RNA sequence: AAUUCCAAUUGCCACAGCCGCCGUGAGGCGGGGUCGGAAAGCCUAGGGGUCUGGCGUGAAGCCAGAUAGCCGGGCCGCCUCU
Numbered sequence: 001a002a003u004u005c006c007a008a009u010u011g012c013c014a015c016a017g018c019c020g021c022c023g024u025g026a027g028g029c030g031g032g033g034u035c036g037g038a039a040a041g042c043c044u045a046g047g048g049g050u051c052u053g054g055c056g057u058g059a060a061g062c063c064a065g066a067u068a069g070c071c072g073g074g075c076c077g078c079c080u081c082u
Stems, first nucleotide, its partner, number of pairs: 002082001012037002018031005035069001041075004047071002049067007
């Protein structure tokens, strides 16, 4: 430098449920938890999907939101095999 993520080590993150606060809600933040994660690091919600609220229709649809631990895209990157 390229490549790999099978195995191991160190450290990192933290699902569900629970407690507190915020929100009509999806959900968010903190605590604690430990299902999992080699990008579960950062950005993207005008790439797609899913979900919530409002309006609305014969059916549709429109608007405003949530989710990056659903998939995709961009940037960067630890250990290790060769």
Molecule: c-di-GMP-I riboswitch aptamer
Organism: Gammaproteobacteria bacterium